c-di-AMP riboswitch aptamer (ydaO/yuaA leader) from a bacterium, 131 nucleotides, folded computationally. The sequence was found by an Rfam model in a public genome assembly.
RNA sequence: CCUGACACAUCGCCGAGUCCCGCAGCGCGGGAACGGGGACCCACAUCCCGGGGCGCGUCGCCGCAACGCGUAGGGCAAACCAUUCGGCCCGAGCCCGUCAGCUAACCCCGUAGGCGUCGAGUAGGAGCCCC
Numbered sequence: 001c002c003u004g005a006c007a008c009a010u011c012g013c014c015g016a017g018u019c020c021c022g023c024a025g026c027g028c029g030g031g032a033a034c035g036g037g038g039a040c041c042c043a044c045a046u047c048c049c050g051g052g053g054c055g056c057g058u059c060g061c062c063g064c065a066a067c068g069c070g071u072a073g074g075g076c077a078a079a080c081c082a083u084u085c086g087g088c089c090c091g092a093g094c095c096c097g098u099c100a101g102c103u104a105a106c107c108c109c110g111u112a113g114g115c116g117u118c119g120a121g122u123a124g125g126a127g128c129c130c131c
Base pairs, nucleotide, nucleotide: 011116012115013114014113018032019031020030021029022028023027033111034110035109036108037107038106042101050099051096052095053094054093059070060069061068073090074089075088076087080125081124082122083121084120085119086118
């Protein structure tokens, strides 16, 4: 000097998954914020091959399957938001349990988990500093 791995800190990415307060004892309770579900009226109509929810994660083709090829859709920090071009990646999983259409009041629930960068432009907005 180069390369690889690991740890810590800072900073950041996906995601709703953050912040504050109290107690008196480190765990429990409460609140804000964000996110999700159920709900009068109204609407619908059939009983099975059930139906439904969270989520970007749906659909098509090949195949016994596995797998694969595509695809709706979603994501990718060097100040932030928006946007253009190119490039890269994901396109899962889980839950309810015969039950839920939409929906005000109202009721209920969640506050995880997993990771470490993509380059080049554009018009504007917001913010900071100086005069």